[in-house]
Annotation:
The RNA shown here (SAM riboswitch aptamer (S box leader)) has 119 nucleotides and comes from Halonatronomonas betaini. Model confidence (mean pLDDT): 81 of 100. The RNAcentral record of the sequence draws on Rfam. Taxonomically the source falls in Halonatronomonas (Bacteria, Bacillota, Clostridia, Halarsenatibacteraceae).
RNA sequence: UUUUCAUCAAGAGCGGCGGAGGGACUGGCCCUGCGAUGCCCGGCAACCUACCUUUAAUUAUUUAAUUAAAGGAGAAGGUGCUAACUCCUGCAUCUCCAUAUGGAGAUGAGAGAUGAGAG
Numbered sequence: 001u002u003u004u005c006a007u008c009a010a011g012a013g014c015g016g017c018g019g020a021g022g023g024a025c026u027g028g029c030c031c032u033g034c035g036a037u038g039c040c041c042g043g044c045a046a047c048c049u050a051c052c053u054u055u056a057a058u059u060a061u062u063u064a065a066u067u068a069a070a071g072g073a074g075a076a077g078g079u080g081c082u083a084a085c086u087c088c089u090g091c092a093u094c095u096c097c098a099u100a101u102g103g104a105g106a107u108g109a110g111a112g113a114u115g116a117g118a119g
Stems, first nucleotide, its partner, number of pairs: 001119008013041001015040003021031003025090001027088002042082003047078003051072009086111001091108007
């Protein structure tokens, strides 16, 4: 960098350092010297590993081992997250209002983020 699968409505500081920009992109709308982004500490969650239980398959057949699925506990290890629903939106379909552009809502796609796997 490409691709597959899962999730994206909950949750999380009145701390320290440091100094100006930040919220991926577009258009909006916001946050920010009452100090942002970032780093450290703290915290949140539970994707993967490790742990326990059940079921199925295979191997071995005394105990068992491996794989897959489901459930559980905890936070040990690898990540992640810690303003606003992924802040809203960009494309398609449908419904309603206005009806020339338009506005509101619903669903899906796209894009993006994170984890796990594969090339």